[in-house]
Predicted 3D model of a 95-nucleotide RNA (c-di-GMP-I riboswitch aptamer) from Aquibacillus saliphilus. Lineage of the source: Bacteria > Bacillati > Bacilli > Caryophanales > Aquibacillus.

RNA sequence: AGGAUGUAAAGGCAAAUUAUUCGAAAGGAUAUGGCGCAAAGUCGAGGAUCUAACGUAAGGGAUAAAUCCUUUACCAUGAUAGCCUGGCUACCAAG
Numbered sequence: 001a002g003g004a005u006g007u008a009a010a011g012g013c014a015a016a017u018u019a020u021u022c023g024a025a026a027g028g029a030u031a032u033g034g035c036g037c038a039a040a041g042u043c044g045a046g047g048a049u050c051u052a053a054c055g056u057a058a059g060g061g062a063u064a065a066a067u068c069c070u071u072u073a074c075c076a077u078g079a080u081a082g083c084c085u086g087g088c089u090a091c092c093a094a095g
Base pairs, nucleotide, nucleotide: 005095006092012037013036018031019030020029021028022027035082041088042087043086045085046084047083048080049079050078055074056073057072058071059070060069061068062067
């Protein structure tokens, strides 16, 4: 030097809430705020979880019919990196 660990210091990020806004929703963005975090930097790669617009199936209602409305179930192509694993990158300097 590098790697693992994480003492101190300098700093960093920013939970919930609230306001505005985007979105069907989950959730995101900005501001507020600070629960916490040694990667709470970054990447949806593998799991897991969340939502169910579109779609499918069944039921109900309206209608002369075409069709429309509604309920339930399933379904990510949507989301979560502060759920876990993993990839990449990174400040400091005790032991």